[in-house]
């Protein structure tokens, strides 16, 4: 230089155009002499950035940034 894959909650991952889900973690309560465990509840991501298409975009298209890999 070129081609491909990836970027979503603190972490690991879902979500095939209809308004984002779960596990672990966090907070609170219950339980306990007290912790842990367990149970219940709650909070947390406008989806890397900027545009385009659409009634509607994490999802389709374009550009940019970053990460990983192939080729040169």
């Nucleotide at each position: 230089g070129u081609c491909g894959a990836g970027u979503u909650a603190g972490c690991u991952u879902a979500a095939a155009g209809g308004u984002a889900a779960a596990g672990c973690g966090g907070u609170a309560a219950u339980c306990u002499u007290g912790u842990a465990a367990a149970u219940u509840a709650c909070a947390a991501a406008u989806u890397a950035u900027g545009g385009a298409u659409u009634c509607a975009a994490a999802u389709u298209c374009c550009a940019u940034a970053c990460u990983c890999g192939g080729c040169u």
Model confidence (mean pLDDT): 84 of 100.
Transfer RNA from Zancudomyces culisetae, 72 nucleotides, folded computationally.
The organism belongs to Zancudomyces, within Eukaryota.